Predicted 3D model of a 72-nucleotide RNA (transfer RNA) from a bacterium. It matches the Rfam family "tRNA". About the family: Transfer RNA (tRNA) molecules are approximately 80 nucleotides in length. Its family is annotated with triplet codon-amino acid adaptor activity in the Gene Ontology. The coordinates come from a structure-prediction model, not an experiment, and the mean pLDDT is 80.
């Protein structure tokens, strides 16, 4: 420089148009003497940015930005 591939919570990750599931870590509260275990509750107005497209976009289209990979 040209192709791919990826980006979703502190972590790891589902989700393929109709307001984001799960596990670990946090935060509370029951339970315990305390702590840990178990139980319940809570935890993504921005899904990497911006912008198009549609009633409706995490999802499709375009830029650009980080990352990984192949090829010069």
């Nucleotide at each position: 420089u040209g192709g791919g591939g990826c980006g979703u919570a502190g972590a790891c990750a589902a989700g393929u148009g109709g307001c984001a599931a799960g596990u670990c870590a946090c935060c509370a509260g029951u339970u315990u003497u305390u702590g840990g275990u178990a139980c319940u509750g809570g935890c993504a107005u921005u899904c990497g940015c911006a912008g198009g497209u549609u009633c409706g976009a995490a999802u499709c289209c375009u830029g650009c930005c980080g990352c990984c990979c192949c090829a010069u």